[in-house]
RNA sequence: GAAGGCAUAGGUGAUGGAGUUCGCCUUUAACCGCCUCGGCUGAUGACUCCUGGAUUAUU
Numbered sequence: 001g002a003a004g005g006c007a008u009a010g011g012u013g014a015u016g017g018a019g020u021u022c023g024c025c026u027u028u029a030a031c032c033g034c035c036u037c038g039g040c041u042g043a044u045g046a047c048u049c050c051u052g053g054a055u056u057a058u059u
Base pairs, nucleotide, nucleotide: 009026010025011024012023013022016050017049018048019047020046021045033040034039035038
């Protein structure tokens, strides 16, 4: 110096925040939606809550 492993830590999962949990990656990485190019779904990887947006009903 290179490769590999372990530990710790960090990053990350298509549009905001928090908690829990799961997966992936170790900076040459994970990740950066789909399709008939004019359109479509969703604020989550999953669950719950808050905020924002859309639709319907009621007051």